[in-house]
Predicted 3D model of a 1361-nucleotide RNA (small-subunit ribosomal RNA) from an uncultured prokaryote. The coordinates come from a structure-prediction model, not an experiment, and the mean pLDDT is 86. It matches the Rfam family "Bacterial small subunit ribosomal RNA".
RNA sequence: UUGAACGCUGGCGGUAUGCUUAACACAUGCAAGUCGAACGGAAACGAUAGUAGCUUGCUACUAGGCGUCGAGUGGCGGACGGGGGAGUAACGCGUAGGAAUCUGCCCAGUAGUGGGGGACAACCAGGGGAAACCCUGGCUAAUACCGCAUACACCCUACGGGGAAAAGAGGGCCUCUUCUUGAAAGCUCUUGCUAUUGGAUGAGCCUGCGUGAGAUUAGCUAGUUGGUGAGGUAAAAGCUCACCAAGCCGUAGACGCGUAGCUGGUCUGAGAGGAUGAUCAGCCACACUGGAACUGAGACACGGUCCAGACUCCUACGGGAGGCAGCAGUGGGGAAUAUUGCGCAAUGGGCGAAAGCCUGACGCAGCAACGCCGUGUGAGCGAUGAAGGCCUUAGGGUCGUAAAGCUCUGUCAAGUGGGAAGAAUUAUGACGGUACCACUAAAGGAAGCCCCGGCUAACUUCGUGCCAGCAGCCGCGGUAAUACGAAGGGGGCAAGCGUUGUUCGGAAUCAUUGGGCGUAAAGCGUAUGUAGGCGGUCAAACAAGUCAGACGUGUAAGCCCUCGGCUCAACCGAGGAAUUGCGUUUGAAACUGUUUGACUUGAGGGCAGGAGAGGAAAGCGGAAUUCCCAGUGUAGCGGUGAAAUGCGUUGAUAUUGGGAAGAACAUCUGUGGCGAAGGCGGCUUUCUGGCCUGCUUCUGACGCUGAGAUACGAAAGCUAGGGGAGCGAACGGGAUUAGAUACCCCGGUAGUCUUAGCUGUAAACGAUGGGCACUAGGUGUGGGGGGUAUCGAUCCCCUCUGUGCCGUAGCUAACGCAUUAAGUGCCCCGCCUGGGGAGUACGGUCGCAAGGCUGAAACUCAAAGGAAUUGACGGGGGCCCGCACAAGCGGUGGAGCAUGUGGUUUAAUUCGACGCAACGCGAAGAACCUUACCUGGGUUUGACAUGCACGGGAAAACUAUGGAAACAUAGUCCCUCUUCGGAGUCCGUGUGCAGGUGCUGCAUGGCUGUCGUCAGCUCGUGUCGUGAGAUGUUGGGUUAAGUCCCGCAACGAGCGCAACCCCUACCAUUAGUUGCCAGCGGAUUAUGCCGGGAACUCUAAUGGAACUGUCGGUGAUAAACCGGAGGAAGGUGGGGAUGACGUCAAGUCCUCAUGGCCUUUAUAUCCAGGGCUACACACGUGCUACAAUGGGCGGUACAAAGGGUUGCGAGACCGCGAGGUGGAGCCAAUCCCAAAAAGCCGUCCUCAGUUCGGAUUGCAGUCUGCAACUCGACUGCAUGAAGCUGGAAUCGCUAGUAAUCGCGGAUCAGCACGCCGCGGUGAAUACGUUCCCGGGCCUUGUACACACCGCCCGUCAAGGG
Repeated sequence: UUGAACGCUGGCGGUAUGCUUAACACAUGCAAGUCGAACGGAAACGAUAGUAGCUUGCUACUAGGCGUCGAGUGGCGGACGGGGGAGUAACGCGUAGGAAUCUGCCCAGUAGUGGGGGACAACCAGGGGAAACCCUGGCUAAUACCGCAUACACCCUACGGGGAAAAGAGGGCCUCUUCUUGAAAGCUCUUGCUAUUGGAUGAGCCUGCGUGAGAUUAGCUAGUUGGUGAGGUAAAAGCUCACCAAGCCGUAGACGCGUAGCUGGUCUGAGAGGAUGAUCAGCCACACUGGAACUGAGACACGGUCCAGACUCCUACGGGAGGCAGCAGUGGGGAAUAUUGCGCAAUGGGCGAAAGCCUGACGCAGCAACGCCGUGUGAGCGAUGAAGGCCUUAGGGUCGUAAAGCUCUGUCAAGUGGGAAGAAUUAUGACGGUACCACUAAAGGAAGCCCCGGCUAACUUCGUGCCAGCAGCCGCGGUAAUACGAAGGGGGCAAGCGUUGUUCGGAAUCAUUGGGCGUAAAGCGUAUGUAGGCGGUCAAACAAGUCAGACGUGUAAGCCCUCGGCUCAACCGAGGAAUUGCGUUUGAAACUGUUUGACUUGAGGGCAGGAGAGGAAAGCGGAAUUCCCAGUGUAGCGGUGAAAUGCGUUGAUAUUGGGAAGAACAUCUGUGGCGAAGGCGGCUUUCUGGCCUGCUUCUGACGCUGAGAUACGAAAGCUAGGGGAGCGAACGGGAUUAGAUACCCCGGUAGUCUUAGCUGUAAACGAUGGGCACUAGGUGUGGGGGGUAUCGAUCCCCUCUGUGCCGUAGCUAACGCAUUAAGUGCCCCGCCUGGGGAGUACGGUCGCAAGGCUGAAACUCAAAGGAAUUGACGGGGGCCCGCACAAGCGGUGGAGCAUGUGGUUUAAUUCGACGCAACGCGAAGAACCUUACCUGGGUUUGACAUGCACGGGAAAACUAUGGAAACAUAGUCCCUCUUCGGAGUCCGUGUGCAGGUGCUGCAUGGCUGUCGUCAGCUCGUGUCGUGAGAUGUUGGGUUAAGUCCCGCAACGAGCGCAACCCCUACCAUUAGUUGCCAGCGGAUUAUGCCGGGAACUCUAAUGGAACUGUCGGUGAUAAACCGGAGGAAGGUGGGGAUGACGUCAAGUCCUCAUGGCCUUUAUAUCCAGGGCUACACACGUGCUACAAUGGGCGGUACAAAGGGUUGCGAGACCGCGAGGUGGAGCCAAUCCCAAAAAGCCGUCCUCAGUUCGGAUUGCAGUCUGCAACUCGACUGCAUGAAGCUGGAAUCGCUAGUAAUCGCGGAUCAGCACGCCGCGGUGAAUACGUUCCCGGGCCUUGUACACACCGCCCGUCAAGGG
């Protein structure tokens, strides 16, 4: 935007529009007739007159005398009007012209209209047929038909001549003429008729230009093209025919194929364009399908004829009838399109002299929101912001002045009354009692649809839970959905609103205006060249292109402007403008073109030089390989990552000599040269193409490009012949491997070479077509020329022509290109238009074949792609680090036990944690409790908090009974303060509420783990880039470190690193008890026990000390590193605390907090018992061992750090012992735990399942606790299992470390092999960074970005196309 359709909804009016599909088939009615003033007439009706019958106003009959008129003859019209668009790619249409024509009715002119004749319908008679209809005979009229006469003009002509017409009809007068009642003639008026001239209108014909698609349609044509003659037409013409000639058309697209009525216009668009051709208007073609003519002015005829066909109908079966693409209407088709209406009143048409008749043209009405336009569904006031709905942070907000209520109005609709214009014209109005006007009553009868994630105006709640569903694109939905469904609210449009379809736009996305082709799609592999396109300088002429003026045309309507008419608008009327076009004509002459003349700079030639793997052919050469012969010589050779196949004692490999053959030409060799490209490499000769330089001698635009066409065209491949050393597809064998139809190895055929031919493709690439001109430079290199200097090859400068690199401007999406352009322009060619399907299929063509060239569609996707950026990754590179490897020491994995986990079991075995970073983890301690789980028994405002209302004076405690207990019942006891109102506390009842270790750690806060104590992570300003981003942070050094130094378009800064903090190592100062005791004194068997001391140790507070400070060397003189001195300590001295930006939807809703959901006589709460402790098994973490570097026994020495009043508990006594009795001392440098152990000394054991090892089990005990059965720890006696050093694999540790030894603490009534601390003894090793793991920086590739645990390719079923 719409001739629309569909869904929901629907008050009125105006005005337009309404089968886009089946040019499918049609019932019924109507749509073309008219003229008696052409004619013979009289079937019907009527009037009049007469007659008859009589039912006295009816019937029958008579009269063409009258109005009229069926059928017929005749004239005019049925060729217009109306319909639909099948066909048509055409002179069909549009536009502008042309000459060889016709034209009824109409207009104007000229001349006529004389005189005869014979028929045929109707009608009558007869006949045939079912019907339609037909046949025979007879009568008759005319404006029907036919001769004759006449011929201004007309036609033909051989210029002598020849040919051809007509019709009357109607009215008036009768003065003049004839018979004279009346008629005839005559006169006059009207209208016809004939011939002809001209006009007007209409029609036919011809021509230029324009008019859609595909070349996978390239050749077409025999009446075809032309001529002559004849025929034919209204008219030119192969229009037709005969003869002659062989032409005509075509890449500016013929012929064939498919599609289509064309135009004015319509829709869209800024325009240029694109799409379209309903309604209205012009033209064409068609009328059931095909063909044909007749009549006529006009037809090859929608409602005419004939023939054929299909279909339908009638039939007496012989034969007939029909044609809605006229108006209504029916069936059918379809998503879909109306009444079998009224009227000729208006406009127009046919006939007629007219009255008039006919007119489904037309004017109206009906149906349809199908479009456009107008209008209404009310207006004002109205806050207790009502009720109600929805939301809520519970306060409120919102629907909302909205409603109610009060006061008004009356458009539309309704009722009543009046009532047009449209008729110019005497009459006549379908519309129509319509438009319009007045009055009446009453807010009464009149609002929906879509949307609310972004695009795009408009947001919340509930439901749902990747379901149901939405969706134009992106995309929503997996339990907090503004996206689904509903509601509230909001937004948009409004008698409509959405959806679907269609066209244009946006789309510069076919680019004329107005695009591209190095890498995104796109330069033919290269050249030669035909047509075509384009083309140097000067002059003249012409005027085709071009430009200007005038004239004609460009129908009307429409669009646009102005004015006007319906109340406005839509709609309609008038005028104007426009119609960008075509034609005619008059001018202009710059440019293009054409013609003519000239020129030399483009192009080409000449002469003199030059370089070169340019091409073809013939000949020649040496090195190497292989093979053959012979010699020497002996056991291997060869090959690989390692091997094997293979070769070799029949003598290989190696080596020497000789010979044969084929192929290729080392060094020179070079981003060197040549060639159009492919390509070209030993040397010589012959033939031959192109290029460069110099001279400026000749020709005089001879040029550039190039659709088709032609030639060349690597390798492989093909045909035939030759050749065949090496190499080597296929093939064989050996390896590798899960496999290995591969990579590696041993062999090896086509082929590689050559001749003749074919093929015609490549990442045929600079992924860059050719030509010309212009636009900074610098620096190599190949080939020429010139200048200068010089005695001079050489050096320097200039220049021409190639070939590279860097770079300015400019261009580019960027990368990059940049005088060898991808810059700036001109000319010509080729090519592109999302990815896949597919360079496939079909067709054509080429080829011997392989295959080449040309080259689609269905279907499918929402991308495919380019360049660059940041990351991540790499079995990429560089640098570096870490107990990462390596070097070592000790373990784990095997045994028994402990402990955790999985699994299994169970009424329950509560829950969480799952690679590192879950598994001696939460749990620093489950017998009850804990406890969350199970079974059973109870309670329901609750075990716990708080508000309100009412009632009570208790509650607790004690006692009794029942009970496993919780609890229940009963009893005893019986509140405090008071201003006497009440208040507090407690209990009971009720109501708000409590409670939840119920779910969601993927809704969250907080906390934590991890990468990682790794050295990184960022910001501001500036600069660079279109941008993402970059720079800084990269680089050279250095460090444990983004640590520091230097450099640098960066300069600074922040969070991290380091330091500041704590412990430890040395010293000093201060202080000196509970600690210490050197010296002095006293006492004791002995002991800091006492006096005393303040030195030492120690304690615990404050300081000092270490900073690469110093010396030497290395280094850029820097940062720093190496070595040394001094020092208790040396290069962050050792250890701790400290964890950047972030990652893992990491962990935790069971610490706590918290949104949402769920539960509320239960998922809450109380109690008893059980369970978390189960046990075929699997794993993790540990303990103890397997023994002699040990075990037992005896003796003996040396710590640190802790804890202790519900506690540690000494001495003493008892017990074999665990422990008990008892209680001194200690709130702790005072007392206690407390014995340190390994060690050292001595002794036994002597390699054994043992004097190793201690599991398991029995008995007897101790302690804690209400209670050790399930299920504690310990003690004694007895028992004495496995185990003799541990497979694959795997863990920790770099110094006071590993290993080993004991001690303490938290938790805790009790329970420690775990955890957290403490000290004692006290090693080995590190060459080094190739490898494994993790990490840091730089760089590179990327098709990854949930980021390599990525992405992604192929195969595999059935069925279908």